[in-house]
RNA sequence: UUUUCAUCCAGAGUGGCUGAGGGACAGGCCCUGCGAAGCCACGGCAACCACGCGACCGACUACCGUCGCGGUUGAGGUGCCAAUUCCUGCCCCGCAAGGGGAGAGAUGAGAA
Repeated sequence: UUUUCAUCCAGAGUGGCUGAGGGACAGGCCCUGCGAAGCCACGGCAACCACGCGACCGACUACCGUCGCGGUUGAGGUGCCAAUUCCUGCCCCGCAAGGGGAGAGAUGAGAA
């Protein structure tokens, strides 16, 4: 980089350095010197992957115990911490409001 699968209306920020942009793209609409993006430190969210170790619970068993392909939590690899992926973009339904699907994008896991 390409590709397959899954998820995307939930959740979670402070400080330091620095100093003008940022929200993928386009159009909107927003955020931003009461400090953007980036970097660093600490913290948090989440549960995709991995582990099956520790704790608790659960199931089974007459008991000793067994199980984890039952659950919760914690440690590991990622990811994320304004706004639904901020909204829309293409197609369909609908008078409209709106709804459904696709595409694009993001993240994870696998493959080439």
SAM riboswitch aptamer (S box leader) from an Acidobacteriota bacterium, 112 nucleotides, folded computationally. The prediction has a mean pLDDT of 76.